[in-house]
């Protein structure tokens, strides 16, 4: 050095909810908090999944498609990393 990840050891992250912002939404983010996390640290590249403003279609109070929108805490890929039992 790769591999593994321990009821180590220092230290990290922060689900669901409440809240306040900001978006059409999905969802962000920022406080409180703690469900988990050895990459739960970056990336939307390739899958999935969500939303449908805008835009296209349809005997149209409506409905159906579509991401350029959006999850990195869905799954692969990249790219960086901290310790050191067995």
């Nucleotide at each position: 050095a790769a591999g593994c990840g321990a009821u180590a050891a220092g230290g990290g992250c922060a689900a669901g909810c409440g809240u306040a912002u900001c978006g059409a939404a999905a969802g962000a983010u920022g406080c409180g908090g703690g469900c988990g996390c050895a990459a739960a640290g970056c990336u939307g590249c390739g899958g999935a999944u969500c939303u449908a403003a805008g835009g296209c279609c349809c005997a149209a109070c409506g409905g159906g498609c579509u991401a350029a929108g959006a999850u990195g805490g869905c799954c692969g890929g990249g790219c960086u990393g901290c310790c050191g039992a067995a």